Transfer RNA from Coprobacillus cateniformis, 74 nucleotides, folded computationally. The prediction has a mean pLDDT of 80. Rfam family: tRNA. Rfam classes the family as a transfer RNA. About the family: Transfer RNA (tRNA) molecules are approximately 80 nucleotides in length.
RNA sequence: GGACGUUUAGCUCAGAUGGUCAGAGCUGUCGGCUCAUAACCGACUGGUCAUAGGUUCGAAUCCUAUAUCGUCCA
Numbered sequence: 001g002g003a004c005g006u007u008u009a010g011c012u013c014a015g016a017u018g019g020u021c022a023g024a025g026c027u028g029u030c031g032g033c034u035c036a037u038a039a040c041c042g043a044c045u046g047g048u049c050a051u052a053g054g055u056u057c058g059a060a061u062c063c064u065a066u067a068u069c070g071u072c073c074a
Base pairs, nucleotide, nucleotide: 001073002072003071004070005069007067010026011025012024013023019057028044029043030042031041032040050066051065052064053063054062
């Protein structure tokens, strides 16, 4: 330098063919239980869906550019 892929909550990851609410586990907070702690149980909190533009009635999802990390080729 070229090709391909990754990017969604603090962390690890889902999210069919564009549609009605963006979710799970862990973490965190509060409560229950306990003499107490852990474990366990319940509830809650937490999101610019990497960034910018485009297509569309409608975009996490499609298109373009950029960035990031990774794999392969040279």